The RNA shown here (transfer RNA) has 72 nucleotides and comes from uncultured Alloprevotella sp.
Its mean pLDDT, the model's own confidence on a scale to 100, is 81.
């Protein structure tokens, strides 16, 4: 120095170009119960950056990052 993967809520995943990006676990409320804990209900929270392509982009493409991984 090449090549090749992978980056989504706090964590873990899911989602093959088109309605508000699901879900799990944690978090916050509220019910429940003498208290806690159990349980249900509710709500908040995510597309690693800047570009291109397209009417339409998490999704294809190009760089840059950062992590893994083969190779000289």
């Nucleotide at each position: 120095g090449g090549c090749c993967c992978a980056u989504u809520c706090g964590u873990c995943u899911a989602u093959c170009g088109g309605u508000u990006a699901g879900g799990a676990c944690g978090u916050g409320a509220g019910a429940u119960u003498u208290u806690c804990a159990u349980u249900c209900u509710c709500a908040a929270a995510a597309g690693a950056g800047c570009g291109g392509u397209u009417c339409g982009a998490u999704u294809c493409c190009g760089c840059u990052a950062u992590g893994g991984g083969c190779u000289a």